[in-house]
The prediction has a mean pLDDT of 85. A computed fold for a 74-nucleotide RNA from a Candidatus Woesearchaeota archaeon, annotated as transfer RNA.

RNA sequence: GGGCCCAUAGCUCAGUCUGGCAGAGCGAGCGGCUCUUAACCGCUAGGCCACGGGUUCAAAUCCCGCUGGGCCCG
Numbered sequence: 001g002g003g004c005c006c007a008u009a010g011c012u013c014a015g016u017c018u019g020g021c022a023g024a025g026c027g028a029g030c031g032g033c034u035c036u037u038a039a040c041c042g043c044u045a046g047g048c049c050a051c052g053g054g055u056u057c058a059a060a061u062c063c064c065g066c067u068g069g070g071c072c073c074g
Base pairs, nucleotide, nucleotide: 001073002072003071004070005069006068007067010026011025012024013023020057028044029043030042031041032040051065052064053063054062
C1' cells in the first nucleotide's frame, strides 16, 4: 500500500440481509419477600447507534469519507 470484518445502554451482545416506535441479559436505583443477607419477584433510570456528509417522507440499517480495533495479502 491492497482486501475483508467489527464499533449500538456501565459491561456482553441482538437488531442491519428486507429502511418504518432502539431492545435483551448482566449490572445500578427503588420496592416486595425474609429476623437479616443472598436468592427470587416487580418497577424505574440509563443511548444524538464511533465520527462527518449524502440519498429518502423516513437511516442503527443504503451510499461516500474518516477514526479506532482485528484478520489476511504484498
Rfam family: tRNA. It is annotated as a transfer RNA. NCBI's taxonomy places the organism under Archaea, Nanobdellati, Candidatus Woesearchaeota.